[in-house]
RNA sequence: GGGGGAGUGCCCGAGUGGUCAAUGGGAUCCGGCUGUAAACCGGACGCUAACGCUACGUAGGUUCGAACCCUACCUCCCCCA
Repeated sequence: GGGGGAGUGCCCGAGUGGUCAAUGGGAUCCGGCUGUAAACCGGACGCUAACGCUACGUAGGUUCGAACCCUACCUCCCCCA
């Protein structure tokens, strides 16, 4: 340099153009159980009193509507040279 794959919440990780503030697990917080703890069970877990607002590497674009499709760039991995 050429080709391909990946990037999602605190962490791992699923995700089909609308059913998505986003499956599931872990961590964390509150509570139950226990003499204490672990294990197990219930609830919460972006912001907000709510309405709503914002969010899937970054920036644009397509679309009525994008985590999902397109373009460029950034980072990582694999193959070729």